About this RNA:
This is a predicted complex of two RNAs, RNase P RNA and transfer RNA, with 414 nucleotides together.
[in-house]
RNA sequence: UGAGUAAGCCGGAUGAUCGCGGGCUUCGGCCCGAGGAAAGUCCGAGCACCGUAGGGCAGGGUGCCGGGUAACCCCCGGUGAAGGCGACUUCAAGGAAAGUGCAACAGAGAGAUACCGCGAACCCCGUUUGGGGCCGUAAGGGUGGAAAGGUGAGGUAAGAGCUCACCAGCGGCAUGGCGACUUGUCCGUUAUGUAAACCCCACCUGGUGCAAGGUUGGUAGAGGGCAGAAUGUGGCGGCCCGUCACGCCCUGGGUAACCGCUGGAGCCAUGCGGUAACGCAUGGCCUAGAUAGAUGAUCAUUCAAGACAGAACUCGGCUUACAGGCUUGCUCAUAGG
RNA sequence: GUGCCGGUAGCUCAGCUGGAUAGAGCGUCUGGCUACGGACCAGAAGGUCGGGGGUUCAAAUCCUCUCCGGCACGCCA
Numbered sequence: 001u002g003a004g005u006a007a008g009c010c011g012g013a014u015g016a017u018c019g020c021g022g023g024c025u026u027c028g029g030c031c032c033g034a035g036g037a038a039a040g041u042c043c044g045a046g047c048a049c050c051g052u053a054g055g056g057c058a059g060g061g062u063g064c065c066g067g068g069u070a071a072c073c074c075c076c077g078g079u080g081a082a083g084g085c086g087a088c089u090u091c092a093a094g095g096a097a098a099g100u101g102c103a104a105c106a107g108a109g110a111g112a113u114a115c116c117g118c119g120a121a122c123c124c125c126g127u128u129u130g131g132g133g134c135c136g137u138a139a140g141g142g143u144g145g146a147a148a149g150g151u152g153a154g155g156u157a158a159g160a161g162c163u164c165a166c167c168a169g170c171g172g173c174a175u176g177g178c179g180a181c182u183u184g185u186c187c188g189u190u191a192u193g194u195a196a197a198c199c200c201c202a203c204c205u206g207g208u209g210c211a212a213g214g215u216u217g218g219u220a221g222a223g224g225g226c227a228g229a230a231u232g233u234g235g236c237g238g239c240c241c242g243u244c245a246c247g248c249c250c251u252g253g254g255u256a257a258c259c260g261c262u263g264g265a266g267c268c269a270u271g272c273g274g275u276a277a278c279g280c281a282u283g284g285c286c287u288a289g290a291u292a293g294a295u296g297a298u299c300a301u302u303c304a305a306g307a308c309a310g311a312a313c314u315c316g317g318c319u320u321a322c323a324g325g326c327u328u329g330c331u332c333a334u335a336g337g
Numbered sequence: 338g339u340g341c342c343g344g345u346a347g348c349u350c351a352g353c354u355g356g357a358u359a360g361a362g363c364g365u366c367u368g369g370c371u372a373c374g375g376a377c378c379a380g381a382a383g384g385u386c387g388g389g390g391g392u393u394c395a396a397a398u399c400c401u402c403u404c405c406g407g408c409a410c411g412c413c414a
Base pairs, nucleotide, nucleotide: 001333002332003331004330005329006328007327008326009325010324012302013301014300015299016298017297018296020033021032022031023030024029035308039319040318042317043316044315045314046313047209048208049207050206054241055240056239057238059205060204061203062202063201064078065077066076067075068074079093080091081090082089083088094200095199099198100197101194102193103192115141116140117137118136119135122133123132124131125130149167150166151165152164153163154162171186172185173184174183176181213259214258215257216256222251223250224249225248226247232246233245234244235243253413254412255411266285267284268283269282270281271280272279273278303306338410339409340408341407342406343405344404347363348362349361350360356394365381366380367379368378369377387403388402389401390400391399
């Protein structure tokens, strides 16, 4: 210098005037006013109500190991596998010797196989050579995503873990580690794939959601239909038991104010512990709260010329969108010293 | 705001307990019939299964992310 990789940050700035939402007010005015994703609503919680939601069967979720956290389908660190020269990245990564299902087409055969091929002996025909049968064989061909561990040598009639060496894989034992697992050694020669198919194992799991819910009001307990007390409806979510309450359905009418509503697992700085996620201590700060819904417009200066997009009960994450710019660590290549 | 459905040919839909030519009706086109047209008969074309990624030998179908469209609601009770 170029290429790359990982982590993080900014997301126009300043001033003037006018305007909008909220708070305070001595009524002059003063102060505050969108985001890193406010988004998707995909997870996890707080909070609120359902009569504390009991039992059984289903259902749902998570899934290598250890830790963090209020909790998690989150985060951090490790293990294994895959990719990359490397920095580094990615992984729904328990169990397929508990059982069941599926593997279309092709192919002889798809969890079991003799289609072609190879082959000593034996039998039959022919007669030296050939053909057929019986039998052996998974080394070779062919099909397929996958064909009974792979490569090489020995061995054999031909072959075969039949034997041996190396490699891979299952299991036992030992070693190191909290553990996933690693390393070594021994044995037998083997076991296909699929669990984002059913399933098995371990752990977790009540429902509804701020239109929750509370207080005070307003309109119309209005009109019509059905049923006649239970084998019905609802709380109670899929079913049953249990328990509590109760007529059901349709049409039509009305729908305001206040609370919940923002000070919170909050933000910033420093120190300490920890590899880290994170935790602890001290000090400082207050930073939207509307309810048809505010956060804008104009002008001036300036730069790198402004993207994606806008709160609606609140947090912690994930995912997705994003013009342009900045910082730091590390890797590779080339050149110079 | 919350909850829940759907997207397959030009239109309306089936297929979605994985299996290779993804079907049906209407419509379109071509030919026949007819003096001509309709109806009718025969045939043909037309598909990124909304989009991306993953699991699998194999995905419209299973999982996940995303885009678009639609539906319902609380109180008086």
It holds a member of the Rfam family "Bacterial RNase P class A". It is annotated as a ribozyme. The coordinates come from a structure-prediction model, not an experiment, and the mean pLDDT is 76.